[in-house]
RNA sequence: GGAUGCAAAAGGCAAACCCGGUGUGAACCGGGGACGCAAAGCCACGGGGCCCCUGCGGGUCAGCCGGGCUACCAAC
Numbered sequence: 001g002g003a004u005g006c007a008a009a010a011g012g013c014a015a016a017c018c019c020g021g022u023g024u025g026a027a028c029c030g031g032g033g034a035c036g037c038a039a040a041g042c043c044a045c046g047g048g049g050c051c052c053c054u055g056c057g058g059g060u061c062a063g064c065c066g067g068g069c070u071a072c073c074a075a076c
Base pairs, nucleotide, nucleotide: 004074005073012037013036017032018031019030020029021028022027035063041069042068043067045066046065047064048061049060050059051058052057
């Protein structure tokens, strides 16, 4: 440095639900809370879910899958 994640250690994130706020909505933000997560860190690039719209179209989800970028630890 690469691969890998059955071990250890240090830590990290935080589903449902509740409270407050924003948004037509999907959903998001803050606090509480932990179902889980080895990228559950970041990016809507491909597929997909969802919302708005008569439609064109516009949004949302990175904790649905793939892909890209970055990162802690190190038993084998």
This is a predicted structure of a 76-nucleotide RNA (c-di-GMP-I riboswitch aptamer) from Arthrobacter sp. Bz4.
The prediction has a mean pLDDT of 89.
Taxonomically the source falls in Arthrobacter (Bacteria, Bacillati, Actinomycetes, Micrococcaceae).
The sequence was found by an Rfam model in a public genome assembly.